Bacterial RNase P class A from a Bdellovibrionales bacterium, 388 nucleotides, folded computationally. Rfam family: Bacterial RNase P class A. Gene Ontology terms of the family: dimeric ribonuclease P complex, ribonuclease P activity and tRNA processing.
RNA sequence: GAAGUGGACCAGACGAUCGCUGGUGCCGGUUUGGGCACGAGAGGAAAGUCCGGGCUCCAAAGAGCAGAGUGGUCGGUAACGCCGACCGGUCGCGAGACUAGGGCAAGUGCAGCAGAAAGCAAACCGCCUAGCGAUGGAUUCCAUCGUUCGGUAAGGGUGAAACGGUGAGGUAAGAGCUCACCAGCAGACGAGGCGACUCGUUUGGCUAGGUAAACCCCACUCGGAGCAAGGCCAAACAGAAAGGAGCGGAGCGCAUUGCGGUUCGCACGGUUCGGCUCGAACCGUUGACUUUCGGGUAGGCUGCUGGAGACGUCAAGCAAUUGCCGUCCUAGAUAAAUGAUCGUCCGCUGCAAAGUGACAGAACCCGGCUUAUCGGUUCACUUCCCGU
Numbered sequence: 001g002a003a004g005u006g007g008a009c010c011a012g013a014c015g016a017u018c019g020c021u022g023g024u025g026c027c028g029g030u031u032u033g034g035g036c037a038c039g040a041g042a043g044g045a046a047a048g049u050c051c052g053g054g055c056u057c058c059a060a061a062g063a064g065c066a067g068a069g070u071g072g073u074c075g076g077u078a079a080c081g082c083c084g085a086c087c088g089g090u091c092g093c094g095a096g097a098c099u100a101g102g103g104c105a106a107g108u109g110c111a112g113c114a115g116a117a118a119g120c121a122a123a124c125c126g127c128c129u130a131g132c133g134a135u136g137g138a139u140u141c142c143a144u145c146g147u148u149c150g151g152u153a154a155g156g157g158u159g160a161a162a163c164g165g166u167g168a169g170g171u172a173a174g175a176g177c178u179c180a181c182c183a184g185c186a187g188a189c190g191a192g193g194c195g196a197c198u199c200g201u202u203u204g205g206c207u208a209g210g211u212a213a214a215c216c217c218c219a220c221u222c223g224g225a226g227c228a229a230g231g232c233c234a235a236a237c238a239g240a241a242a243g244g245a246g247c248g249g250a251g252c253g254c255a256u257u258g259c260g261g262u263u264c265g266c267a268c269g270g271u272u273c274g275g276c277u278c279g280a281a282c283c284g285u286u287g288a289c290u291u292u293c294g295g296g297u298a299g300g301c302u303g304c305u306g307g308a309g310a311c312g313u314c315a316a317g318c319a320a321u322u323g324c325c326g327u328c329c330u331a332g333a334u335a336a337a338u339g340a341u342c343g344u345c346c347g348c349u350g351c352a353a354a355g356u357g358a359c360a361g362a363a364c365c366c367g368g369c370u371u372a373u374c375g376g377u378u379c380a381c382u383u384c385c386c387g388u
Base pairs, nucleotide, nucleotide: 001384002383003382004381005380006379007378008377009376010375012345013344014343015342016341017340018339020041021040023038024037025036026035027034043359047370048369050368051367052366053365054364055226056225057224058223067222068221069220070219071218072086073085074084075083076082087101088099089098090097091096102217103216107215108214109211110210124156125155126152127151128150130148131147132146133145134144135143136142137141164182165181166180167179168178169177183207185204186203187202188201189200190199191198192197230302231301232300233299239293240292241291242290243289246266247265248264249263250262252260253259254258267285268284269283270282271281272280273279309328310327311326312325314323315322316321346357347356348355349354
């Protein structure tokens, strides 16, 4: 210098003006609201709602079945299907990446194309013995060709895969048929490691295909619903209970010494005329109006944000992470505020003029995973080339 690998971080900057949602303080005012000042106001994913917890309510003796999930080992954590380290496997020259990684030498099932044959396998070509026929040489046989019955998994060919590999013996030709070495499997033993596992010795039969995010078997885990959880206050309408102000006259109907409703006068009660009195209007005196009660609709308050919190030093640990101490407070809205305009720079596109600013918007909170993401900064490491 080029090409890469793995992390960490930023997410246009500054200023002015006008707004929006909470908080604190002050001011005036007295209703249902106002003014001023100060300070705060989206993210690394706020997203998907896929896992795990906190919190709340309901349920709940214990055990089992069913169902769902998880699946190498050890650790971390409030917990996890997350994270770290390690083991095994695959890929890469490497830094590293990926891995649902228990069990198909328990049972059942499944498998496209090609190929003769694909699951206690198979004979297409080839190789070999025997029989028959033909031809030639020739004499009691030999060679070649064709054909039939068999043997054969060495060789060819198909396939992702053809039932260990190489060599020798053996055979009519062949074959773990036998042997040596190697690979791999199972058992036993020894060494190392907390463990997964690794290394070694020995014995065995000569060899066992794939697939369990196929049924299934084994081990372990799992109560349900969710802030529209839950708690408190509480209009209006309807309901229940209690209180609640009357006398006289007129005529009418039924009818006979009473009942029903209408109306007038006075009295009393209530409401309105925006404080009080008078006055007026309306309503009521068998029910105007007042009080209380239970339930809890509309609405309001709470839950609500100070927390498994952030940052920093030190310590333990390979690490994930944890502990002590110090400093700090960093949205809490409710149909949903977190915005708009302008100016100067910055990045990108463009010759310029100019355009443009990644993905994306909190809704009880937290730990993860996954997905989206223009551009940029930085750290560690790998391979190759050049120079000293």
About this RNA
It is recorded under the gene name rnpB.